[in-house]
Molecule: Bacterial RNase P class A
Organism: Gemmatimonadales bacterium
RNA sequence: CUGGCCGAGCGCGGUGGUCGCGGGCGCCCCUGGGGCGUCCGAGGAAAGUCCGAGCUCCAUAGGGUAGACUGCCAGGUAACGCCUGGGCGCCGAAAGGCGACGGACAGGGCCACAGAAAACAGACCGCCCUGCGGGCAACCGCGGGGUAAGGGUGAAAUGGUGGGGUAAGAGCCCACCGCGCCACUGGUAACAGCGGCGGCACGGUAACCCCCAGUCGGAGCAAGGCCAAAUAAGCGGCGAGGUGUGACCCACACCGGAUGGACAAGCCGCGGGUAGGCCGCUCGAGGUGGCCGGCAACCGCCACCCCAGACAGAUGACCAUCCCUCGCGCGCAAGCGCCGGGAACAGAACUCGGCUUACGGCUCGACCAGCAGC
Repeated sequence: CUGGCCGAGCGCGGUGGUCGCGGGCGCCCCUGGGGCGUCCGAGGAAAGUCCGAGCUCCAUAGGGUAGACUGCCAGGUAACGCCUGGGCGCCGAAAGGCGACGGACAGGGCCACAGAAAACAGACCGCCCUGCGGGCAACCGCGGGGUAAGGGUGAAAUGGUGGGGUAAGAGCCCACCGCGCCACUGGUAACAGCGGCGGCACGGUAACCCCCAGUCGGAGCAAGGCCAAAUAAGCGGCGAGGUGUGACCCACACCGGAUGGACAAGCCGCGGGUAGGCCGCUCGAGGUGGCCGGCAACCGCCACCCCAGACAGAUGACCAUCCCUCGCGCGCAAGCGCCGGGAACAGAACUCGGCUUACGGCUCGACCAGCAGC
């Protein structure tokens, strides 16, 4: 210098002025509100609504079944399906990236087509021995026995390579690899290393059912509370049991009945009124800077700061200047002048920690590889 890969930051503009919007606070007028001053005013994803919570309500947030979710180890966190570090596996030359990563000897299901054969599997072409027949011979045909090393099919064929052995072959035997078991060493662990022994092996698939371990009340700001107003003391039905914020069971709590007609603070259906105002609503597991501990995520400590709260739902326009950028002209260059533009994805609605998706441009840094120079 080029390419790759990983991480961080910024986020159409900055500053000043004029006019115009929404809110907080203070003061004044006025009581529906208005004026003055001052301060603040959309995002890294505000998106998706996929996880986890804070908060609110529902006596039981008690037990169980069903159901759902997670799935290597160790940490972080309020918690998580998230983050950090490590292990193992796969991809990559490497930096690095990805992983739905417990169990196949608890049981079940499936493995199409092709192929001889796809699970206590099997002989299509072959190889060897032998009997009979034909042939001068090589060899050919039929029958019997042995074989799974070679070839073929397939995503996958029952350990791999080499050697010995055999009539021909086969873990039949041996060496190494692989697999299983045991011990030792290192590590908190997942695991790794090394050594010994052994049978030389009864396939795969669990983001198929399933088994194992762990977690799980429900509903949600349209939660929920307060005020005002209005309406038809509404009508009908069910029925001895009913209700208790997903289903079912148990417990428990509350309500109701047990003379036979009816009856419920219950349930179902029909009909009518209201849809207005205030709170919730922004001080938070908050932000910034620094120190300390830790490989890190992150914890702790100190100091400073307050950073939208709308409700058919606000932040825009103009001028000047600086900055960035496209194009043109001048210039050796630095640069100067003119002109146009201010990248994309995209707009809070109770708040936060994540993940996922969309996206244009700029800046900085670490690491890997190649080339060149010193």